[in-house]
RNA sequence: GCUUAUUCUCAGGGCGGGGUGCAAUUCCCCACCGGCGGUAUCCUGCUGUGGCAGGGAGCCCGCGAGCGCCCGACAUCGGUCGGGGUCAGCAGAUCCGGUGAGAAGCCGGAGCCGACGGUUAUAGUCCGGAUGAAAGAGGAUAACA
Numbered sequence: 001g002c003u004u005a006u007u008c009u010c011a012g013g014g015c016g017g018g019g020u021g022c023a024a025u026u027c028c029c030c031a032c033c034g035g036c037g038g039u040a041u042c043c044u045g046c047u048g049u050g051g052c053a054g055g056g057a058g059c060c061c062g063c064g065a066g067c068g069c070c071c072g073a074c075a076u077c078g079g080u081c082g083g084g085g086u087c088a089g090c091a092g093a094u095c096c097g098g099u100g101a102g103a104a105g106c107c108g109g110a111g112c113c114g115a116c117g118g119u120u121a122u123a124g125u126c127c128g129g130a131u132g133a134a135a136g137a138g139g140a141u142a143a144c145a
Base pairs, nucleotide, nucleotide: 003143004142005141006140007139008138009137010136016030017029018028019027031125032124033114034113035063036062037061038060042055043054044053045052046051058112059111066090067089068087069084070083071082072081073080074079094110095109096108097107098106116128117127118126
């Protein structure tokens, strides 16, 4: 330095104000939030000037959880628990102007999106599965070179 194996730790934010109403953090007006990897015309630091390191996208490419589906056990008006993890499937959402050789990522502006179950009333923000799981991030040990 790289690869492999084992193992440990970490790994999600947000309803404040007003209105209507018997009732709403669920509706309406204003507000608020943005997981992980990649990409990079941006920023910072270093430099032997070749580059190197760190940061940088909710809506560009992919991933995760969740739903669904499949399998098993129990239950028998139809759900509970366990397993599988891409399996039929769902799995959101961006344009305009500027700069530039080049913009999906920069600058400016205007938009848009957000699992499932619950609820005196429809939820990205409340409660619940969840002190869970996990994309991944970092460390330790061993082997190899």
Background: This is a predicted structure of a 145-nucleotide RNA (FMN riboswitch aptamer (RFN element)) from Aeromonas simiae. Of the family's consensus pairs, 100% are formed in the model. RNAcentral holds the sequence, with entries from Rfam. Rfam family: FMN riboswitch aptamer (RFN element). About the family: The RFN element is a highly conserved domain that is found frequently in the 5'-untranslated regions of prokaryotic mRNAs that encode for flavin mononucleotide (FMN) biosynthesis and transport proteins.